Large-subunit ribosomal RNA, domain VI from a Bacteroidota bacterium, 252 nucleotides, folded computationally. The source organism's lineage runs through Bacteria, Pseudomonadati and Bacteroidota. Rfam family: Bacterial large subunit ribosomal RNA.
Context: one part of a larger RNA
RNA sequence: CGUUGGAAGCUUGAGGUCACCUGACUCUAGUACGAGAGGACCGAGUUGGACAGACCGCUAGUGCAUCUGUUGUGGUGCCAACUGCAUCGCAGAGUAGCUAUGUCUGGAUGAGAUAAGCGCUGAAAGCAUCUAAGUGCGAAACUCAGACCAAGAUUAGGCUUCCUUUAAGGGUCGUUGUAGAUUACGACGUUGAUAGGCUAUAGGUCUAAAGGCAGUAAUGUCAAAGCCGAGUAGUACUAAUUACCCGUAAGC
Numbered sequence: 001c002g003u004u005g006g007a008a009g010c011u012u013g014a015g016g017u018c019a020c021c022u023g024a025c026u027c028u029a030g031u032a033c034g035a036g037a038g039g040a041c042c043g044a045g046u047u048g049g050a051c052a053g054a055c056c057g058c059u060a061g062u063g064c065a066u067c068u069g070u071u072g073u074g075g076u077g078c079c080a081a082c083u084g085c086a087u088c089g090c091a092g093a094g095u096a097g098c099u100a101u102g103u104c105u106g107g108a109u110g111a112g113a114u115a116a117g118c119g120c121u122g123a124a125a126g127c128a129u130c131u132a133a134g135u136g137c138g139a140a141a142c143u144c145a146g147a148c149c150a151a152g153a154u155u156a157g158g159c160u161u162c163c164u165u166u167a168a169g170g171g172u173c174g175u176u177g178u179a180g181a182u183u184a185c186g187a188c189g190u191u192g193a194u195a196g197g198c199u200a201u202a203g204g205u206c207u208a209a210a211g212g213c214a215g216u217a218a219u220g221u222c223a224a225a226g227c228c229g230a231g232u233a234g235u236a237c238u239a240a241u242u243a244c245c246c247g248u249a250a251g252c
Base pairs, nucleotide, nucleotide: 001152005163006162007161008160009159010158011157015149016148017147018146021049022048023047024046025045026044027043033038051106052105053104054103055102059100060099061098062097066093067092068091069090070089071086072085073084074083075082076081110144111143112142117137118136119135120134169246170245171244172243173189174188175187176186177185194239195238196237197235198234199233200232201231203228204227205226211222212221213220214219
């Protein structure tokens, strides 16, 4: 821009993309078969491999949010306590998130029409012949069935609702995240829990400072303390103010 008034929401599916893999073992059954040695078809089940998708409850990583220990050196006048720099100074842990090595799921089943092949009936050709007329079975291939995209499918579809005037609706702007390079997409904007703050807490770290007590002291204890808390719940304290723009047509 189009889809022949403008919108919001939900859809149909022409068409397309993806997937389609496979082993071992058990039973049937030491059965059929076979002199024996050996040893099945068909069917039922169990468990794997590779591949693919999703997820983070478990396991395991990362985790320059966080907590703790600690070295050198500088600073806050000194002690103590903090703090800068040194690869995040080094080291030990680690929530959320992101992950696989972890967990779950998938390739199921059936139908249609067939290929090679196997047939039935059956002439030409008194026989025979699956084929000439007719008719059946038959494969991971084909068409459905599974997952996803999909009306620019210009054949531009359908349904429901809203708007008849500065309308319905949309955008700018702001707070933002399950989204994200930007854009787009989603949530919210005081008729408000959208983000921050605050409160509480799952959880992390591991027992803060100051002081008391014990000990000559290191240290221990009062103390699961203190600090943090990307998660969860609550709470308008702060910021989502005011406002502006587009839209404004219908017939032949």

About this RNA: The prediction has a mean pLDDT of 86.